[in-house]
Context: one part of a larger RNA
RNA sequence: UGACGGGGGCCCGCACAAGCGGUGGAGUAUGUGGUUUAAUUCGAUGCAACGCGAAGAACCUUACCUGGGUUUGACAUCCCCGGAACCUCCCGGAGACGGGAGGGUGCCCUUCGGGGAGCCGGGAGACAGGUGCUGCAUGGCUGUCGUCAGCUCGUGUCGUGAGAUGUUGGGUUAAGUCCCGCAACGAGCGCAACCCUUGUCCUUAGUUACCAUCAUUCAGUUGGGGACUCUAAGGAGACUGCCGGUGUUAAACCGGAGGAAGGUGGGGAUGACGUCAAGUCCUCAUGGCCCUUACGCCCAGGGCUACACACGUGCUACAAUGGCCGGUACAAAGGGCUGCGAGUCUGCGAAGACAAGCUAAUCCCAAAAAACCGGCCUCAGUUCGGAUUGCAGUCUGCAACUCGACUGCAUGAAGGCGGAAUCGCUAGUAAUCGCAUAUCAGCACGAUGCGGUGAAUACGUUCCCGGGCCUUGUACA
Repeated sequence: UGACGGGGGCCCGCACAAGCGGUGGAGUAUGUGGUUUAAUUCGAUGCAACGCGAAGAACCUUACCUGGGUUUGACAUCCCCGGAACCUCCCGGAGACGGGAGGGUGCCCUUCGGGGAGCCGGGAGACAGGUGCUGCAUGGCUGUCGUCAGCUCGUGUCGUGAGAUGUUGGGUUAAGUCCCGCAACGAGCGCAACCCUUGUCCUUAGUUACCAUCAUUCAGUUGGGGACUCUAAGGAGACUGCCGGUGUUAAACCGGAGGAAGGUGGGGAUGACGUCAAGUCCUCAUGGCCCUUACGCCCAGGGCUACACACGUGCUACAAUGGCCGGUACAAAGGGCUGCGAGUCUGCGAAGACAAGCUAAUCCCAAAAAACCGGCCUCAGUUCGGAUUGCAGUCUGCAACUCGACUGCAUGAAGGCGGAAUCGCUAGUAAUCGCAUAUCAGCACGAUGCGGUGAAUACGUUCCCGGGCCUUGUACA
């Protein structure tokens, strides 16, 4: 100087407390461990691995296994030889591949002999190739403490020195935020602000959006309008600016006015010096090591989907604040040409046939759902719950056996609100309800967004956890 203490003081955080809803019990989806397997590819492992890499494993992906092939190679550069490239067909084969037949002659230069570029085939070797190892050789990227308020430097001063001071102290703040004091005076990286979005108003603009007034219509449908909504560009607005009180005449705090908004208005992006030899050599790059008729490459099939079991994360429930049936409203944000597909017809349905419109504020996906109104059910393993299984189908796709999603009929399991324990959340939040998108041929209970309905509680900081500052002890570094 740090680190640590079941030392002290001060102060924060959904840390506790006060509340609301869960997990842990059931079924199932998914990930992991374990076991099994020819293989069940690899990585991630307290918080900070476990719906994680994977924003989509039937083939492909794919790295694994079995079998069949291949050796200058699927890919790059160089040398030699031949041929235009390329296209079609036949045979064997699971295919890779092997064998055979036919068609076909472009571009640039030319002395018309040929030469060159490009592409294809053959050959020789230099080399290619490796998702092989090492993340404890590395770059880059990322997690985490933590959006915590800290981490340092120059000069000066003090100390023999390590170092200290500044950065401590008194107040204050979300903040090393600001004020005052002070052997310090300044400065940098962080904080804040500048950026995006949302909340109010104004100006400009008015189609594809809008409709108050005037006509018109089933319908903002059409004429028309430029007010409103909205869209999207520019501006205004909030600064403790004003008033009162407290305070050291300070910083600031408390209350009030005005205001759409008040003291960081809400949300996001933004992550200091560093810590964990944290994670990643399987995104990529890369040192070293290793393989080179194989640890490279091609193909078919299988596996990654196994199943006595254990754990994590979800979904669906156990019902009446509910289930079912009928009727009737109200979103936002997105996506669409190998696409979204209105409408009509067929089908109980998944869907199919025909097909308008839309390269989209124009058309479509699109029905929002919970909610509301009416009816049935009356506390039961039920009109709760939907697992499992049988049969029949639809769609995507060469192909749904291993191993897809969905539909109809039948079946109708566990489950009576869950032990010890444990998680999230302080407001448009929790809870609850649906919608969209990326990936994607198909496949979503996951992820990322979007809106609808919309709470309870916080006395307080003794205690648990994590953190910041000062101080004290130490046989620790």
A computed fold for a 477-nucleotide part of an RNA from an uncultured bacterium, annotated as small-subunit ribosomal RNA, 3' major domain.
RNAcentral holds the full RNA, with entries from ENA, Greengenes and SILVA.
Rfam family: Bacterial small subunit ribosomal RNA.